[in-house]
Molecule: transfer RNA
Organism: chicken gut metagenome
RNA sequence: AGAUUAGCGCAGUUGGUAGAGUACCUGCCUUACAAGCAGAGGGUCAUAGGUUCGAGUCCUAUAUCUCC
Repeated sequence: AGAUUAGCGCAGUUGGUAGAGUACCUGCCUUACAAGCAGAGGGUCAUAGGUUCGAGUCCUAUAUCUCC
């Protein structure tokens, strides 16, 4: 100095309903499997506090990791 958001690797642009991919699960398809198609579930947004009508987003501290 940068990073921390779903099991995993990641988006989230001006502060205004938290997302897609992949994986798992269910269904369709197939003699069956894979592939493909459709659907559903899954979140203390690292922790704590502050600002604000409202914070993943802004501010402060702490923790972990990476780099100089």